[in-house]
This is a predicted structure of a 316-nucleotide part of an RNA (large-subunit ribosomal RNA, domain IV) from a Candidatus Poseidoniia archaeon. The RNAcentral record of the full RNA draws on ENA. Rfam family: Bacterial large subunit ribosomal RNA. Gene Ontology terms of the family: structural constituent of ribosome and ribosome. NCBI's taxonomy places the organism under Archaea, Methanobacteriati, Thermoplasmatota, Candidatus Poseidoniia.

Context: one part of a larger RNA
RNA sequence: UGGAGGCGAGGGAACUCGGCAAAUUAGCCCUGUACCUUCGGUAGAAGGGGUGCCAAAUAUGAAGAUAUUUGGUCGCAGUGACUAGGGAGCUCCGACUGUUUAAUAAAAACAUAGGUGACUGCCAGUCCGAAAGGAUGAGUACAGUCGCUGAAUCCUGCUCAGUGCCGGUAUCUGAAACUCUGGUUCAACAGAGCGAAGGACCGGUAAACAGCGGGGGUAACUAUGACCCUCUUAAGGUAGCGUAAUACCUUGCCGCUUAAUUGGCGGCUUGCACGAAUGGCCCAACGAGAGCUCUACUGUCCCCGCCCGGAGCCCG
Numbered sequence: 001u002g003g004a005g006g007c008g009a010g011g012g013a014a015c016u017c018g019g020c021a022a023a024u025u026a027g028c029c030c031u032g033u034a035c036c037u038u039c040g041g042u043a044g045a046a047g048g049g050g051u052g053c054c055a056a057a058u059a060u061g062a063a064g065a066u067a068u069u070u071g072g073u074c075g076c077a078g079u080g081a082c083u084a085g086g087g088a089g090c091u092c093c094g095a096c097u098g099u100u101u102a103a104u105a106a107a108a109a110c111a112u113a114g115g116u117g118a119c120u121g122c123c124a125g126u127c128c129g130a131a132a133g134g135a136u137g138a139g140u141a142c143a144g145u146c147g148c149u150g151a152a153u154c155c156u157g158c159u160c161a162g163u164g165c166c167g168g169u170a171u172c173u174g175a176a177a178c179u180c181u182g183g184u185u186c187a188a189c190a191g192a193g194c195g196a197a198g199g200a201c202c203g204g205u206a207a208a209c210a211g212c213g214g215g216g217g218u219a220a221c222u223a224u225g226a227c228c229c230u231c232u233u234a235a236g237g238u239a240g241c242g243u244a245a246u247a248c249c250u251u252g253c254c255g256c257u258u259a260a261u262u263g264g265c266g267g268c269u270u271g272c273a274c275g276a277a278u279g280g281c282c283c284a285a286c287g288a289g290a291g292c293u294c295u296a297c298u299g300u301c302c303c304c305g306c307c308c309g310g311a312g313c314c315c316g
Base pairs, nucleotide, nucleotide: 001311005307006306007305008304010302011301014300019297027051028050029049030048031047036041038151052073053072054071055070056069057068058067059066060065074078086295087294088293089292090291091290092289093287094286098110099109114149115148116147117146118145119144120143125136126135127134128133154280155279157212158211159210162209163208164205165204166203167202168201171200172199173198178193179192180191181190182189213231214230215229216228217227240274241271252268253267254266255265256264257263
C1' cells in the first nucleotide's frame, strides 16, 4: 500500500441512483395475533414472557424418558460457543410451483392449469421421406394435430367494405388433351366445339388478419350540453380503466406524505396516441421482479481511529 477480519464515544441514512454493504433478528416452549381473503390462507403476522445448574416431590409410561410444582444457587450474559427469519404498510407486473440467454440479462420474458378457434370418421388429419415406408398410435372426436389467449371471479361491445378462409353457382371467363372443319403429299398451322381447378358473381365467417369519424347550433348568470342539424363510413370505441410499464404539452390540477418531493399514493380526466382472448377490469396467495414509505438497526455517513493474522514493496 492493497486485500480479508474484528471493535468503536455521540449522532443514526445526514451516505448514495438506490440502506449497496454491514448491522439488527434468530433455536425451542408458552402467550398473543390486524387489514384483506378464492375461507384454504394471511401467520413464525405483529407483539409479550421464559430458557443455566443443583435438590426434592408429583403425573404419565414397560422402559429410555417427558412434563409440572417447590426450594436452592452462580454469572454482565444460560438456544452463554457453533447453529439460527429483521419487521410493517401502499402501488405496478406476472395468478401460483416451475423454465431460460452453459461463460455480462432469472425477468414483467417462456411455460402452466383453464378458455377458445381450426382440421380430422381412421388406409383420417398432422409430421418425416424421392418413394417404399415410418411417427402420432397397438390411440379413435371425453381422441390426435395446429393457432391464439393465459388460474378463479365479473365480462368480452360494433363492423364482413378490404385481405384471408369456407360454401354455392343458372350464366360469363377459363390450358392441354380430345372431337369437327379448313390446310398440308403427311405434318406443322388456323378456326370452332367440349370445358376441370381457379376467377367473375352470390352468400357466410372477426376468441380469422384487421378497423372502430368530422363540422355547427342549443338550457332564464356564466359555464357545460341531456337535445337538434349536417357531411360521411363497412362500422364510427360499448363496459371497464385512464397523466398509466401507454399522456406530447407535463414537474397537468387537487389532496396526503416532507422543513423542503420532477418521487410515491389517492382523486379528477379535454385518452398527442387505453380498451375488451394481439383479451378488458379486478384480484387473495405467491415473487433472489420494479417503485415508494415507516419502524428497528447499524462506520453508509458526520469523521475517522484502533486491533489481528497473511501478501506485496522498502531498509537491514